Source information:
The RNA shown here (transfer RNA) has 73 nucleotides and comes from a Candidatus Hydrogenedentota bacterium. NCBI's taxonomy places the organism under Bacteria, Pseudomonadati, Candidatus Hydrogenedentota. Its Rfam family is "tRNA". By type it is a transfer RNA. The coordinates come from a structure-prediction model, not an experiment, and the mean pLDDT is 81.
RNA sequence: GGGGCUGUAGCUCAGCUGGGAGAGCGCCGCGUUCGCAAUGCGGAGGCCUGGAGUUCGAUCCUCCACAGCUCCA
Numbered sequence: 001g002g003g004g005c006u007g008u009a010g011c012u013c014a015g016c017u018g019g020g021a022g023a024g025c026g027c028c029g030c031g032u033u034c035g036c037a038a039u040g041c042g043g044a045g046g047c048c049u050g051g052a053g054u055u056c057g058a059u060c061c062u063c064c065a066c067a068g069c070u071c072c073a
Stems, first nucleotide, its partner, number of pairs: 001072007010025004019056001027043006049065005
């Protein structure tokens, strides 16, 4: 320098055909309990990497940029 893949909650990751942003773990509160364990219920937590474009509508499609991984040279 060129090709490919990835970027979504604190962590690990889903997200189908463009229309609801989610799960497990963790965290907070309450109940049960000898209880900082375990379990049940409830809750908080998000610029879907950034910008532009297409569209009635974008996490999703297109372009550019950034970051990480990887292959070739």